[in-house]
Context: one part of a larger RNA
RNA sequence: CUGGGCGUAAAGAGUUCGUAGGCGGCUUAGCAGGUCGGGUGUGAAAUCCCUCGGCUUAACCGAGGAAUUGCAUUCGAAACCGCUUGGCUUGGAUACCGGAGAGAGUAGCGGAAUUCCUGGUGUAGGGGUGAAAUCCGUAGAUAUCAGGAGGAACACCGGUGGCGAAGGCGGCUACUUGGACGGAUAUUGACGCUGAGGAACGAAAGCGUGGGUAGCAGACAGGAUUAGAUACCCUGGUAGUCCACGCCGUAAACGAUGAGCACUAGGUGUCGAGGGAGUUGACCCCCACGGUGCCGUAGCUAACGCAUUAAGUGCUCCGCCUGGGGAGUACGACCGCAAGGUUAAAACUC
Numbered sequence: 001c002u003g004g005g006c007g008u009a010a011a012g013a014g015u016u017c018g019u020a021g022g023c024g025g026c027u028u029a030g031c032a033g034g035u036c037g038g039g040u041g042u043g044a045a046a047u048c049c050c051u052c053g054g055c056u057u058a059a060c061c062g063a064g065g066a067a068u069u070g071c072a073u074u075c076g077a078a079a080c081c082g083c084u085u086g087g088c089u090u091g092g093a094u095a096c097c098g099g100a101g102a103g104a105g106u107a108g109c110g111g112a113a114u115u116c117c118u119g120g121u122g123u124a125g126g127g128g129u130g131a132a133a134u135c136c137g138u139a140g141a142u143a144u145c146a147g148g149a150g151g152a153a154c155a156c157c158g159g160u161g162g163c164g165a166a167g168g169c170g171g172c173u174a175c176u177u178g179g180a181c182g183g184a185u186a187u188u189g190a191c192g193c194u195g196a197g198g199a200a201c202g203a204a205a206g207c208g209u210g211g212g213u214a215g216c217a218g219a220c221a222g223g224a225u226u227a228g229a230u231a232c233c234c235u236g237g238u239a240g241u242c243c244a245c246g247c248c249g250u251a252a253a254c255g256a257u258g259a260g261c262a263c264u265a266g267g268u269g270u271c272g273a274g275g276g277a278g279u280u281g282a283c284c285c286c287c288a289c290g291g292u293g294c295c296g297u298a299g300c301u302a303a304c305g306c307a308u309u310a311a312g313u314g315c316u317c318c319g320c321c322u323g324g325g326g327a328g329u330a331c332g333a334c335c336g337c338a339a340g341g342u343u344a345a346a347a348c349u350c
Base pairs, nucleotide, nucleotide: 003322004321005320006319007304008303012318014201015200016199017198021194022193023192025088026087027086029084030083031082033081034080035077036076037075038074039073040072041071042070049065050064051063052062053061054060091191092188093187094186095185096183097182098181103177104176105175106174107173108172109171110154115149116148117147118146119145120144121143125136126135162169163168206247207246208245209244210243211242215241216240220236221235222234223233258317259316260315261314262313263312266295267294268293269292270291271290272289274287275286276285299306300305323350324349325348332343333342334341335340
């Protein structure tokens, strides 16, 4: 390289949008670039292959044929690919009606709880642990009642419930705003799928500037434990956790499963919206659609398992893998304030 692969053995990029490129629905007419067929020219000789012949055979040599899968030119075919042209509606998109949703942003509001402050009642303990001690408390703690301050998070509802491309999203209200889904028509007429580069988003931690700080809590300090204890346990406690703006760009960023389309037994939940039957008070029953779970046939799989939400059967496009270690490292390059990130070897070794 050809292959063979990528849920768990090496391997799906964290996610989306999208450029080039690749691939692309039904149909009319045409062209003839690809494609297919015929002719002609050329494709040196030798070699290889076949036949015949010459040295006593063979090697070797001579003659003829085939082959030279190619290129050029010419004539033809028009199914397929392509191009041009006209049409179509099933793919896609748009308009209308409708309900669902922790989808996003901004502003405001609320109650419970913790902590702190002030005051009342009240007296000797409280706290903590396996047991203790550090610690708090007669300068009145803990407990309890009233009032106040402030920050952060939103119990119950809450659910293999919902929404979002992923990360993720949960008190209430208002405003702004994205998407999906169902219904019934209409419009457009292939406008599609994927997507190297690229762009945007991207948990937590971390970084910069300025705020904020109730609780929690790396670092740190003390008390224990222990042979030791730079830990696990306890008492404290600063960054941080929160907000604004700007960086970082990584995760077991996981369904460890790329995206799209089509096809392939069923059974049973649930969410959304709709239709039918029945009846009125709803429940309830049936059907098709879109999500989300469980079980299971064929098939697949090394097995485990997957199984219309495929890891089944096919097609299109992208990404990635190629023994373990060295190493996701060095060097270089790009990015970053830094931390570091991305790209990414080799020697050597088993």
The prediction has a mean pLDDT of 88. This is a predicted structure of a 350-nucleotide part of an RNA (small-subunit ribosomal RNA, central domain) from a metagenome. RNAcentral holds the full RNA, with entries from SILVA.